Predicted 3D model of a 75-nucleotide RNA (transfer RNA) from a Planctomycetota bacterium. The coordinates come from a structure-prediction model, not an experiment, and the mean pLDDT is 82. It matches the Rfam family "tRNA". Rfam's curators write: Transfer RNA (tRNA) molecules are approximately 80 nucleotides in length.
[in-house]
């Protein structure tokens, strides 16, 4: 410097362009003598960022940005 993919709750990771979930983890609880398990219920989110499209965008479209694989140029 060229191509492709990836970014979404602390972590892992869903989501036909039409209420943002799940699972682990945390708080609380009920069980327990205690602990673990398990069962119940909570909190937790500017979906990497700035912008268009659209009645509407995690989802399309530009560009940024960080990350991964490739391939190419120097030396």
């Nucleotide at each position: 410097g060229g191509g492709c993919g990836a970014u979404u709750a602390a972590c892992u990771c869903a989501a036909u362009g039409g209420u943002a979930g799940a699972g682990u983890g945390c708080c609380a609880u009920g069980u327990u003598c205690a602990c673990a398990g398990c069962g119940u219920g909570g909190a937790g989110g500017u979906u990497a960022c700035u912008g268009g499209u659209u009645c509407g965008a995690g989802u399309c479209c530009a560009g940024u940005a960080u990350c991964g694989c490739c391939c190419a140029c120097c030396a």